[in-house]
RNA sequence: CUACAAACCCGUGCUGCCGCUGCUUCUCAGGAAGUGGAGGAAAGUCCGGACAGCACAGAGCGACGCACCAUCUAACGGAUGGGGUUUUUCGAAAGAAGAAUACAGACAGCGCCACAGAAAAUGACCGCCAUAACACUCGUGCUGUGGUAAGGGUGAAAAUGUGUGGUAAGAGCACACGAUAGCUACAGGUAACUGUACUUAUGGGCAAGCCUUGCGUGAUGAAAUGCCCAAUAGGCAGGCGUUUGAGGGCUGCUCGUCCGAUGCCUGCGGGUAGGCAGAUAGAGUGUUGCCGCAAGGUAACACCCAGAUAAAUGGCAGCAGCGCAGCAGCAAUGCUGCGUACAAAAUCCGGCUUAUAGGGUUUGUAACAGG
RNA sequence: GGCGGGGUAGCUCAGGCGGUUAGAGCGCAGGAUUCAUAACCCUGAGGUCAUGGGUUCAACUCCCAUCUCCGCUA
Numbered sequence: 001c002u003a004c005a006a007a008c009c010c011g012u013g014c015u016g017c018c019g020c021u022g023c024u025u026c027u028c029a030g031g032a033a034g035u036g037g038a039g040g041a042a043a044g045u046c047c048g049g050a051c052a053g054c055a056c057a058g059a060g061c062g063a064c065g066c067a068c069c070a071u072c073u074a075a076c077g078g079a080u081g082g083g084g085u086u087u088u089u090c091g092a093a094a095g096a097a098g099a100a101u102a103c104a105g106a107c108a109g110c111g112c113c114a115c116a117g118a119a120a121a122u123g124a125c126c127g128c129c130a131u132a133a134c135a136c137u138c139g140u141g142c143u144g145u146g147g148u149a150a151g152g153g154u155g156a157a158a159a160u161g162u163g164u165g166g167u168a169a170g171a172g173c174a175c176a177c178g179a180u181a182g183c184u185a186c187a188g189g190u191a192a193c194u195g196u197a198c199u200u201a202u203g204g205g206c207a208a209g210c211c212u213u214g215c216g217u218g219a220u221g222a223a224a225u226g227c228c229c230a231a232u233a234g235g236c237a238g239g240c241g242u243u244u245g246a247g248g249g250c251u252g253c254u255c256g257u258c259c260g261a262u263g264c265c266u267g268c269g270g271g272u273a274g275g276c277a278g279a280u281a282g283a284g285u286g287u288u289g290c291c292g293c294a295a296g297g298u299a300a301c302a303c304c305c306a307g308a309u310a311a312a313u314g315g316c317a318g319c320a321g322c323g324c325a326g327c328a329g330c331a332a333u334g335c336u337g338c339g340u341a342c343a344a345a346a347u348c349c350g351g352c353u354u355a356u357a358g359g360g361u362u363u364g365u366a367a368c369a370g371g
Numbered sequence: 372g373g374c375g376g377g378g379u380a381g382c383u384c385a386g387g388c389g390g391u392u393a394g395a396g397c398g399c400a401g402g403a404u405u406c407a408u409a410a411c412c413c414u415g416a417g418g419u420c421a422u423g424g425g426u427u428c429a430a431c432u433c434c435c436a437u438c439u440c441c442g443c444u445a
Base pairs, nucleotide, nucleotide: 002366003365004364005363006362007361008360009359010358012320013319014318015317016316017315018314020037021036022035023034024033025032026031039342043353044352046351047350048349049348050347051221052220054218058255059254060253061252063217064216065215066214067213068082069081070080071079072078083103084101085100086099087098088097089096090095104212105211109210110209111206112205113204125152126151127148128147129146130145131144132143134141135140136139160178161177162176163175164174165173179202180201181200182199184197185196186195187194188193225277226276227275228274235268236267237266238265239264240263247259248258249257250256284303285302286301287300288299289298290297291296321340322339323338324337325336326335327334328333372444373443374442375441376440377439378438381397382396383395384394390428399415400414401413402412421437422436423435424434425433
């Protein structure tokens, strides 16, 4: 220097002309001047909150979400750090480095496990062994009963592996060395967990099938909500009901409870549909110091940075920048052409996810080519 | 703002509480029939099960994310 990977950052600038929009000032009410005017994702709307009104005596049931530990945070399914598990590469091994991880429970229960195989979870088809009857060529055959998971061979998965003893044949039946899981003790660690010792046990998988356990959740959603203004009406048709209570409120349901009468529901037809607040000074931004491995916290100082409601933030030209290609040149460089992304606020904020031309910084790996 | 459903052959749709090789109708291609065409008959081709990842022995099917289409609601 090049390529790749990861993390983080930037993501065009200036000038002129013509426009758009919030605010302020002036105004002859037409307008003029000054000043502010998109993003890292404003996006998807996948999570979590702020805020708002409603609701909130109480009980039961249900629904939904989360699930190793600690920390951070307003909160979270987010983030940081750690542990376990699985896996990739290197290595003879020990081990090292990296990646992924929805990671409570399968001795609470139900269910499922195609094909193959005797059998897919109360495993006897073949084989092996014992025994009874029968047969005969007299140690074999056949039938029945029972024992047996060592052997077979299927499968993704077959009942703890190897060896020895033991037995009629066998078997964790016993023993030795292991594997897995657990109790207890000790040591380390805040914890998850790890190590050692002792000891017990050995019937698989699926909970991203139902389910169980623990923890959590009032639902609604800026068209929330409050205020001002405009309009007003009554009518027709049908149905239900007035304490034997229609209908409504009280979180999804039930109990329960409260309100409740020329009232409620449906349809037809008629009227109105403007404005203000919410709404932009905030879990705000930047710099520096301190604490923390980190996410982050804290102190001081500085700063004010869109606010529309059919919805502004744009267009044209020139110059410059960056990238690519071609041509010229020994080279530096010059000329020409093309490109300059994804996408745009709508109550606000913290995350996640996705899109993104091009460029930069740091770290790691590879190749060792060129100077 | 809130919520629900779908994406499978060229078209319209099945399939599904995971299982061997994903089917049907129409369409398309070839053959047969006919003087010729259509219909009938025979045969065949054609599939990233929207995309990516995960769970599982095994995924079109289960779960998550993304893309896209349709609908409901104030």